[in-house]
RNA sequence: GGGUCGGUAGCUCAGUCUGGUAGAGCAACAGCCUUUUAAGCUGAUGGUCCCGGGUUCGAAUCCCGGCCGACCCACCA
Numbered sequence: 001g002g003g004u005c006g007g008u009a010g011c012u013c014a015g016u017c018u019g020g021u022a023g024a025g026c027a028a029c030a031g032c033c034u035u036u037u038a039a040g041c042u043g044a045u046g047g048u049c050c051c052g053g054g055u056u057c058g059a060a061u062c063c064c065g066g067c068c069g070a071c072c073c074a075c076c077a
Base pairs, nucleotide, nucleotide: 001073002072003071004070005069006068007067010026011025012024013023020057029043030042031041032040050066051065052064053063054062
């Protein structure tokens, strides 16, 4: 330098193919239970969907560019 895959909640990830309410588990928070803790149960909260632009009535999803990470290939030494 070329190619493939990935970046979504504090963490691990789904959703992308086929555009239409942004989700799950865990953690943390509040409550119940318990002598207390843990476990269990219930509830609410938590998002610039990596960044910028484009297309569209509408973009996490499609298109273009950029950044970061993993892997493969090539080149130099």
Transfer RNA from a Candidatus Magasanikiibacteriota bacterium, 77 nucleotides, folded computationally. NCBI's taxonomy places the organism under Bacteria, Bacteria candidate phyla, Candidatus Magasanikiibacteriota. Its Rfam family is "tRNA". Rfam classes the family as a transfer RNA. The sequence is in RNAcentral, with records from ENA.